[in-house]
The RNA shown here (transfer RNA) has 76 nucleotides and comes from Candidatus Karelsulcia muelleri PSPU.
The sequence was found in a public genome assembly.
The prediction has a mean pLDDT of 81.
NCBI's taxonomy places the organism under Bacteria, Bacteroidota, Flavobacteriia, Candidatus Karelsulcia, Candidatus Karelsulcia muelleri.
Its Rfam family is "tRNA". By type it is a transfer RNA.

RNA sequence: GACUUGGUAGCUCAGUUGGUAGAGCAUUACACUUUUAAUGUAAGGGUCCUGGGUUCGAGUCCCAGCCAGGUCACCA
Numbered sequence: 001g002a003c004u005u006g007g008u009a010g011c012u013c014a015g016u017u018g019g020u021a022g023a024g025c026a027u028u029a030c031a032c033u034u035u036u037a038a039u040g041u042a043a044g045g046g047u048c049c050u051g052g053g054u055u056c057g058a059g060u061c062c063c064a065g066c067c068a069g070g071u072c073a074c075c076a
Base pairs, nucleotide, nucleotide: 001072002071003070004069005068006067007066010025011024012023013022019056027043028042029041030040031039033037049065050064051063052062053061
C1' cells in the first nucleotide's frame, strides 16, 4: 500500500423484509436466608466510531474518514 472482518450500555455481544434499541455479566435499591456472600424482583445506564448522502423514516442501505483484528504485497 491492496483486500477483508469488525466498531451498538461500564464489560462481552445480539439486533434480516429500513419503522419507538436489546440480552448476559456488572452497578444500585428492595425482599429473602444459606450472611466476607448466594438467590429472587425491580430500577438506572445509549451522541448505535465520526462526517456526509439516499429516504416520509437509517444501528440497518451508499460514500469518505478514524480506530482495531486478519490475509497478501512492497521494503533489507